[in-house]
RNA sequence: GGUCCCUUCGUCUAGUGGUUAGGACACCAGGUUUUCAUCCUGGAAACAGGGGUUCAAUUCCCCUAGGGACUA
Numbered sequence: 001g002g003u004c005c006c007u008u009c010g011u012c013u014a015g016u017g018g019u020u021a022g023g024a025c026a027c028c029a030g031g032u033u034u035u036c037a038u039c040c041u042g043g044a045a046a047c048a049g050g051g052g053u054u055c056a057a058u059u060c061c062c063c064u065a066g067g068g069a070c071u072a
Base pairs, nucleotide, nucleotide: 001071002070003069004068005067006066007065010025011024012023013022018055027043028042029041030040031039048064049063050062051061052060
């Protein structure tokens, strides 16, 4: 240099065009407990950036950025 893959809450992950963008752990608040832990309830928190297609894009296409695999 070429080809291909990945990028979603703090972390890990689900989501194959119409979802309230879901779950686990973590965090915060409350309940329980003498206290901590456990347990229960609730809460906040995310689609890498730009453009295109479409009535509608996290999802399909292109470019860019970052990461990875193979190859020369």
Transfer RNA from a Candidatus Moraniibacteriota bacterium, 72 nucleotides, folded computationally. Taxonomically the source falls in Candidatus Moraniibacteriota (Bacteria, Bacteria candidate phyla). Rfam family: tRNA.